[in-house]
Molecule: transfer RNA
Organism: Candidatus Aenigmatarchaeota archaeon
RNA sequence: GCGGUAAUAGUCUAGACUGGUUAGGAUUCGGCCUUGCCAAGGCUGAGACGCGGGUCCAAAUCCCGCUUACCGCA
Numbered sequence: 001g002c003g004g005u006a007a008u009a010g011u012c013u014a015g016a017c018u019g020g021u022u023a024g025g026a027u028u029c030g031g032c033c034u035u036g037c038c039a040a041g042g043c044u045g046a047g048a049c050g051c052g053g054g055u056c057c058a059a060a061u062c063c064c065g066c067u068u069a070c071c072g073c074a
Stems, first nucleotide, its partner, number of pairs: 001073007010027004020057001028046006050066005
């Protein structure tokens, strides 16, 4: 230099192939209930689409560029 894969809450992860419900689940954290206390459990709340641009009525999803990580070729 060329090609491929990946990037989503503090952490792990689904969704991308088929654009359309409030971006789902686990964990974490706050509050409440339960208990003599703790743990466990229950209810409830908070928190995320790497960055920039484009297409579209509508983009995590499609297109282009960039950044980072990994793999392969040279």